[in-house]
Molecule: small-subunit ribosomal RNA
Organism: uncultured bacterium
RNA sequence: AACGAACGCUGGCGGCAGGCUUAACACAUGCAAGUCGAACGCCCUCGCAAGGGGGAGUGGCAGACGGGUGAGUAACACGUGGGAACAUACCCUUUGGUUCGGAAAAACUUCGGGAAACUGAGGCUAAUACCGGAUACGGCCUAUGGGCGAAAGAUUCAUCGCCGAAGGAUUGGCCCGCGUUCGAUUAGCUAGAUGGUGAGGUAAUGGCUCACCAUGGCGACGAUCGAUAGCUGGUCUGAGAGGAUGGCCAGCCACAUUGGGACUGAGACACGGCCCAAACUCCUACGGGAGGCAGCAGUGGGGAAUAUUGGACAAUGGGCGCAAGCCUGAUCCAGCCAUGCCGCGUGAGUGAUGACGGCCUUAGGGUUGUAAAGCUCUUUCGCACGCGACGAUAAUGACGGUAGCGUGAGAAGAAGCCCCGGCUAACUUCGUGCCAGCAGCCGCGGUAAUACGAAGGGGGCUAGCGUUGUUCGGAUUUACUGGGCGUAAAGGGUGCGUAGGCGGAUUGUUAAGUCAGGGGUGAAAUCCCGAGGCUCAACCUCGGAACUGCCUUUGAUACUGGCGAUCUUGAGUCCGGGAGAGGUGAGUGGAACUGCGAGUGUAGAGGUGAAAUUCGUAGAUAUUCGCAAGAACACCGGUGGCGAAGGCGGCUCACUGGCCCGGUACUGACGCUGAGGCACGAAAGCGUGGGGAGCAAACAGGAUUAGAUACCCUGGUAGUCCACGCCUUAAACGAUGAAUGCCAGCCGUUAGGUGAUUUAUCACUGAGUGGCGCAGCUAACGCUUUAAGCAUUCCGCCUGGGGAGUACGGUCGCAAGAUUAAAACUCAAAGGAAUUGACGGGGGCCUGCACAAGCGGUGGAGCAUGUGGUUUAAUUCGAAGCAACGCGCAGAACCUUACCAGCGUUUGACAUCCUCAUCGCGAUUUCCAGAGAUGGAUAUCUUCAGUUCGGCUGGAUGAGUGACAGGUGCUGCAUGGCUGUCGUCAGCUCGUGUCGUGAGAUGUUGGGUUAAGUCCCGCAACGAGCGCAACCCUCGUCCUUAGUUGCCAUCAUUUGGUUGGGCACUCUAAGGAAACCGCCGGUGAUAAGCCGGAGGAAGGUGGGGAUGACGUCAAGUCCUCAUGGCCCUUACACGCUGGGCUACACACGUGCUACAAUGGCGGUGACAGUGGGCAGCAAACUCGCAAGGGUGAGCUAAUCUCCAAAAGCCGUCUCAGUUCGGAUUGUUCUCUGCAACUCGAGAGCAUGAAGGCGGAAUCGCUAGUAAUCGUGGAUCAGCAUGCCACGGUGAAUACGUUCCCGGGCCUUGUACACACCGCCCGUCACAUCACGAAAGUGGGUUGCACUAGAAGUCGGUGGGCUAACCCGCGAGGGGAGCAGCCGCCCAAGGUGUAAUUCAUGAUUGGGGUG
Repeated sequence: AACGAACGCUGGCGGCAGGCUUAACACAUGCAAGUCGAACGCCCUCGCAAGGGGGAGUGGCAGACGGGUGAGUAACACGUGGGAACAUACCCUUUGGUUCGGAAAAACUUCGGGAAACUGAGGCUAAUACCGGAUACGGCCUAUGGGCGAAAGAUUCAUCGCCGAAGGAUUGGCCCGCGUUCGAUUAGCUAGAUGGUGAGGUAAUGGCUCACCAUGGCGACGAUCGAUAGCUGGUCUGAGAGGAUGGCCAGCCACAUUGGGACUGAGACACGGCCCAAACUCCUACGGGAGGCAGCAGUGGGGAAUAUUGGACAAUGGGCGCAAGCCUGAUCCAGCCAUGCCGCGUGAGUGAUGACGGCCUUAGGGUUGUAAAGCUCUUUCGCACGCGACGAUAAUGACGGUAGCGUGAGAAGAAGCCCCGGCUAACUUCGUGCCAGCAGCCGCGGUAAUACGAAGGGGGCUAGCGUUGUUCGGAUUUACUGGGCGUAAAGGGUGCGUAGGCGGAUUGUUAAGUCAGGGGUGAAAUCCCGAGGCUCAACCUCGGAACUGCCUUUGAUACUGGCGAUCUUGAGUCCGGGAGAGGUGAGUGGAACUGCGAGUGUAGAGGUGAAAUUCGUAGAUAUUCGCAAGAACACCGGUGGCGAAGGCGGCUCACUGGCCCGGUACUGACGCUGAGGCACGAAAGCGUGGGGAGCAAACAGGAUUAGAUACCCUGGUAGUCCACGCCUUAAACGAUGAAUGCCAGCCGUUAGGUGAUUUAUCACUGAGUGGCGCAGCUAACGCUUUAAGCAUUCCGCCUGGGGAGUACGGUCGCAAGAUUAAAACUCAAAGGAAUUGACGGGGGCCUGCACAAGCGGUGGAGCAUGUGGUUUAAUUCGAAGCAACGCGCAGAACCUUACCAGCGUUUGACAUCCUCAUCGCGAUUUCCAGAGAUGGAUAUCUUCAGUUCGGCUGGAUGAGUGACAGGUGCUGCAUGGCUGUCGUCAGCUCGUGUCGUGAGAUGUUGGGUUAAGUCCCGCAACGAGCGCAACCCUCGUCCUUAGUUGCCAUCAUUUGGUUGGGCACUCUAAGGAAACCGCCGGUGAUAAGCCGGAGGAAGGUGGGGAUGACGUCAAGUCCUCAUGGCCCUUACACGCUGGGCUACACACGUGCUACAAUGGCGGUGACAGUGGGCAGCAAACUCGCAAGGGUGAGCUAAUCUCCAAAAGCCGUCUCAGUUCGGAUUGUUCUCUGCAACUCGAGAGCAUGAAGGCGGAAUCGCUAGUAAUCGUGGAUCAGCAUGCCACGGUGAAUACGUUCCCGGGCCUUGUACACACCGCCCGUCACAUCACGAAAGUGGGUUGCACUAGAAGUCGGUGGGCUAACCCGCGAGGGGAGCAGCCGCCCAAGGUGUAAUUCAUGAUUGGGGUG
């Protein structure tokens, strides 16, 4: 785009068309083919008659047309173009004729049979019915003598008929060339089969039929068989070529319930005729009969589905008739159906407050929307009334009072359907929550769905709109136009060669192909163009063009083909040389392995990652000599050689194939390819017979392992070897068929040839074999004279993945199996090349307390703390590998607190607004009830501010109402912000340019170097940004400035820097300086840098900190805060008391204290630095054994204070569960606090547990670090072994980068991309689907053989019967014919057998999907 459509929703009118695609299923009822009295007789009837009407019959013509259907048919059926051996009623033309006779039989009548249908016998009768004679222009037959054959009349006297013949026209029969679906898993078919002679038959040719003879005919250019199908003009689609289709209309064919048959006739083997058989239906008196809608209507049935039992012969046409006319379900009309095409309408103008309502909203508004209402108009269609055709130029109109015309009323009666994620025009809200659902493909839906459902809005089409089905297109996706085969599907394993296809140069001829002109045909309709008619259009009419085709004729001759002649360049032969693991057979050689014999010799050997099985004291292994046997041929040996491929390797001989080079003597296109065919064809395997050293499937044992039917080891049989015969497959690969020609080069190599010289090379040439590379090609990778380039010829093969190279069938094979080769079903992919990442028990380089080297820990004990688990009324919640677990928590007795129990409040503990009331409010005291919140009472103090003086404004409190408050309720997977982590790792990107079809690449890679993408050099890159580094803070040195609360060298004074004085020093805190590979030497490319040295407080980023790129982990947090959505609202909100977060069989993480002598205890009284302090730090004095108490100077701090530093040093203890260790418990106290029971910290006395250095495993640390020692702070009423800081003492070790872990760069492989925690294979189990096999079973179709034989034609017979003609006076006879009977053929039927196909089948096999 289309449709003979159907379904869903909807539906105003008209015109033109169309309307059982299925059951060629069955049919009730009516109609669809009759007509003629001018062929004929009879009967009935009207009439006085003349005459008219009707009926059945004889006869004529027509029922072979018209109408229907598409079952069959793959065929001369159809289409197209030809042909000769034919027929043709009615019609036309021409010509001739139309004469004389005869005998019957319907109707009718009489008598019968039968239920009926119908029928028998006798009798009468006419004709244009039937028969004979005559005639014969012409006709037919012929032996050329001759023979044979016709007619019909009617009449109203116009005419209409009849017969013979010829011609025409029309129609039909027959024959031929070409074209016309699929299957080779159908390869051979054929006996009247092919041809001949003769005969028969037909309208006619012909095996059409028969007799005889011959053995042909068809087939790979697809016979035969099977499946499907009416064919065509045309129709739909397409740019075309094609593809699909054959409904309506038109041409042809076939059929008429199924099968067979003939009759009549001009024509039939006959839709509404006959006979027979079969099935079915109906009637029946059971004896017998009747029927055929695939005619028009209609019915049932089938189906998704297809109309009225209508009107008329008015028109067009048909039949009959002289005609009038009759008949006509052909036809013309009407009815039904949006089935299609076309046209029209459902109103037009104006109308902003942008109304109401709806929807959305950022709450302002937007949108529906000039849409509505309102106002002003119009009246197509429809409705009402009136007039009223053409079709028929005279009569006759079914349609039809129709089309059309006029008048009238009134916006009046007339809009839906689908869609809105992308493709694809059109977006929002609500509901739902992987549910319900959608879906053409991709795909939507798991709580914010433009995708589901609804609504609002929008888009599209419009009396329709969607869906489904089918066809073509897009699809160059079967490629003729117009594709491919190295890796995507696809080159046969290789050669030889048949048919076929294709084929070198010159010339002649021919004219088949080819080209040009003419003629015939190519029906009409359709399509196209131009006109015309319906108001337009659809539709219709006319004219033209076209119908790309076929036939025929005349020319042309370049090319192809045929035929002839010639040629040498393709191909081959010959001569002379050359290389070679080319093949076959025979012989032969040495090394090694193994075995056997003998000698020497002794305890192991062998084997492995390590072992064991195994061999060995019966003498192995090792070693020496000898012998035997089989197999394979080291070195040479090589991207070397040969061969068609498979393949071929010691040496010699024999036979033998091919190739190359040179010569140019010969042949003269002899060539290329190659469907079928034939031959060869690794390894494994098979058969028979040998052989068997080594190796070695199977097998056995030993190991390994979770297992180990493996990898490893020890053995070991087929086999490997030989001969003969099979098998015929491989990643049979260059994944690249063969042949020929052409198209830049360079460098090797093998075997030749030629030339040149310097004799060792160079140059040239053609045949091989390699590497690189331009043009060109390619999706890219890549190929590139050995093409995957440019061309030609021929063959093979491909057409999404799976199913499947499978099943069935065939062929081959001894078998294994090979070859040929599907479908159902299922998926939306499978695949190629390249890119970026990620990953690898891949590679290279580098790095990190990553390992190693060390030091100290954890894991064992007790306790502290966090977590899991368990428990509980509650044990609130979160965090979960690293990167949760002394984490949120810088501090849970109440509070905190979010949890639980109980008791209370409800505009609320907190915010804003409104109304009313009161001016307060608030603070304090006491009492009562209560667990308290709270409620009630009481007393004291205090009496708001501004003011325009108005209960005006503000403020506060109380009461009330509703908006609202409130939520540590949910979602961190809706979010912001913040944070962790890779990782302080060195990376992550951009602009322009360049390369690539593109994704992308380059830069950023490479060579060095660095802590560093740090820097240098090189480079199709040149620059830039975020990161690195630096700039910032701090520590280390110096200088300047400033000296109080700091300091004190000098001077006084005290012996307290206390004071005077000073600011030099320390220190404090502000500003500067200083370090940059700057200098020297070496090294390196003279670079960047690196190594060493000098100087320097510090040396190569001086130490430390802050600083965290692009991003990753849907990482963490809705319980810090903020926030969308959802949820609760006398409760999931708020208040209070008590409890809980502190539980305890257990498991884990992080710590503290220890296990002791590098120690404990006692004594001694040396040396720090941060930092804190007013609801505070607190000196000194004093009490207490102590925690602490009392009192209280000073200090808002370089002033006073916390403040005592501790490890250190001295003495003692002497290896013990101790003078170690301190848990636990008892008891007495202290402090904080409203309150220490659950549940704080501390002190004294007493008690004195485990624990003797910790399994597997695991953590931290590289220098002022680890280790060790104490000190301070935050939080805080009180509570630290935690956290954050501070200083004191102060090590050991690093060879190095093999390994473990993390990371960076380059490279490589990848079937991964949620990215290896990836992907993914097979069995098993379950469910389901289609298919195969299967003892069989049941159908269909077909062949063959036999049987059977209705009706009927033909033949024979014809004893029974008979009017026409002949003979006869007649009887009768002849001839001719009928019945009957027989025979050939033959339908249905029967029996047997075979083939094929379909369905089904217990069980079974694999396959698909989940």